[in-house]
Molecule: transfer RNA
Organism: Rhodospirillaceae bacterium
RNA sequence: GGGGUCGUAGCUCAGCUGGGAGAGCGCUAGCUUUGCAAGCUAGAGGUCGUCGGUUCGAGCCCGAUCGACUCCA
Numbered sequence: 001g002g003g004g005u006c007g008u009a010g011c012u013c014a015g016c017u018g019g020g021a022g023a024g025c026g027c028u029a030g031c032u033u034u035g036c037a038a039g040c041u042a043g044a045g046g047u048c049g050u051c052g053g054u055u056c057g058a059g060c061c062c063g064a065u066c067g068a069c070u071c072c073a
Stems, first nucleotide, its partner, number of pairs: 001072007010025004019056001027043005049065005
């Protein structure tokens, strides 16, 4: 320098054929307990790497770019 895969909540990840942004763990509050843990209930937390394009509508499609891993040279 070129090719491929990946980037979504604090962490690990899902997200179908383009239309609701979600799960588990963690965090916070409440219930329970003498107290802690466990359990149960509720809640907070997201520019979906970035920019642009297509579309009535983009996490998803297209282009560029940044980063991680990997292959070739």